[in-house]
Molecule: Bacterial RNase P class A
Formats: sequence, structure tokens, C1' cells
RNA sequence: GCAGUUCAUUAGACGACCGCUUGCCAUAAAACAGCAAGAGGAAAGUCCGGGCAGCAUAGGAUAUGGCAGUUGUUAACGGCAACCGGGGGUAACCCUAGGGAAAGUGCCACAGAAACAAAACCGCCUGCUAGAUUUCGAUCUGGGAGGUAAGGGUGAAAUGAGUGGGGUAAGAGCCCACAGCGUCAUAUGGCGACAUAUGGAGAAGGUAAACCCUGCCUGCUGCAAGGAGGUCAACAUUAAAGAACGAUCCGUUCGUUGGCCGGUACCCGCUCGAUCCUAGGGGCAACUCUAGGGCUAGAUAGAUGGUCGUCCUCGACAAAACCCGGCUUAUAGAUGAACUGUCGAA
Repeated sequence: GCAGUUCAUUAGACGACCGCUUGCCAUAAAACAGCAAGAGGAAAGUCCGGGCAGCAUAGGAUAUGGCAGUUGUUAACGGCAACCGGGGGUAACCCUAGGGAAAGUGCCACAGAAACAAAACCGCCUGCUAGAUUUCGAUCUGGGAGGUAAGGGUGAAAUGAGUGGGGUAAGAGCCCACAGCGUCAUAUGGCGACAUAUGGAGAAGGUAAACCCUGCCUGCUGCAAGGAGGUCAACAUUAAAGAACGAUCCGUUCGUUGGCCGGUACCCGCUCGAUCCUAGGGGCAACUCUAGGGCUAGAUAGAUGGUCGUCCUCGACAAAACCCGGCUUAUAGAUGAACUGUCGAA
């Protein structure tokens, strides 16, 4: 220099004028003026988890649903980190829906003889039989019976341990040697998943993103939650029935039904929070501890905008609605750091 990998940052700048929301001024309340603050890395999808609120300060059992290597992290998680196993790449590095198929059941398209207690289509081998040839040893062709899972063919997959040798009529882990596989035991290393070594016995596919089994988790509704209605009438007022109770049962609690009126963003919830920034410490990391400092939208028809000027590389995806932690998806251009391969030069 070229090619690549990973992790981050930024999200036009400056100025003028006119507006909008909130806070202060600031009061009993309000207006004007003034001052200050005013969207994002994803505010999005609403897919997980939690806080908060109500329903029993949410209880027990079952069902349902979810998760699935190990260790850690956290308020929690199906997230994240590191590692283990498997796969890909020359490498940096990337991907992984990773419990159980010897509890049981199901399924395995098309093709193929046969798709898993069972298979013989071709081929190979041995008898029988008919014919032909014959050097009379046998050979060839057809038919039929049996053996054979080595070889061919079909298929994603064919009985499921490769190579060599023995063995046999022909064959076959049928037997042997070496190599491989899973499993069990022991030893060593590791917190662990697991790895390595030695030894034993072993050989019937795949699929659990099919049912199912094992282990763990799991109540419902969402801020229009909720604070929070009032009044009248009828029936009941012990019980029953019904309701709360949202899959069922248990258990707990509660009078029920109907009409009318008011209100329906006026106030609280509402933004100080598992918060942000900086420094130091612990940890490989996720993360965490300590100290100091900061306050950074809060609307309810819903503000955060519009016009103009100058400059540049001419500006993407998109905009809060209770709040956080994640995940996923969208995203123009620019920048930084670490690392890998290769070529060249010194």
C1' cells in the first nucleotide's frame, strides 16, 4: 500500500426575527413583560424482564405457557459476560433453536425391492431342472429353490465402525490387528460444563422447531392503571343463589339489581431516578463499590416549530405520553481505536 475483522463516536454549524410548552418572577387566582429549560440512538416495534398501581398486604394444588451446556452478573430477564462442546474461516474473528431417541407413541415426501424386529431389484454363490456346446474335465443360456446386506442402483437417510488380513460355496465385526465412535469405571487437571490418559464391556438410523419425559420459572389487568363519584327505587337483609375470581378446584371476602345526575386531562399520579457526569478501587468481562459534582421535556387535541442570511463534505432513519433494563428493526455521510492476512521497502 491492498484486502479484511471487531468495538466505539457523531447525527450540519453560526446568527437574526416571529411563535409554542413548562418552571421562576408571584401572588387568593390569572394575564402581559422578563429570565431559564425544552426529543432519540433508536424516542420506533411493543417482543421479553422489572418497578409502580388495583384486584385477598395475591394464598394452596393442578392445568396452561415459557426456558434448557457451565459459571457468573443483575431489581429481574428468554438479556448480558466469560468459558465448555459443535460448525465455518489461512487468520483476526464469526455462527450455534446446546437436557432426554435404551420410558412409550407417532412420522420419515419423491424415488426405491425394502424407510427400521424388518427388506433380495441388479449382482455374487450353491443345489435342482430344460436346452446347446464339448477335448467328457466342464462351459454357456433359460426357468425355479435357497444362501448372501461385501459390490451396484434409488434416496436427505439403506441396518449404520474405517483400512488390511483371516475366514467362507459366496459373504458378513463372523474372527483378528491397527485406527475411530459413543458409554461405563478409575486417575490427573478444572469451582464447573469439560479435557487428557488407562482399562472394561459394547454395536438397532433420523426426527423432541412431533406428542411426550426430566428440571426450573410462571395469578390477572395496565397510568384512559389508580387517587375517585353522588343520589333514588326495588328485592334481600339467617341461608341459598350470585359476585370479586380473568383456565379449573380449594380457600378467602362481599348484599344484589335497576334508574337518574355530575364529571370524563381541573388537581394528584408526572418525572430525583435500579438517574447522569468525573475521578479512584475490585473484576478477564458483564458488572460493582467509594468520593465529589449536576438536575437534564412533562403535554392532554397534545409544545419542542417557521422564515431569512452566511458557510460546508449539502445533512439518513425518524420524533417523548408512567418510568427503567434489554432485544429486534430502520439509518445518508463522516471519524477514531485495536487487531489479522498479504505485498513492498529499510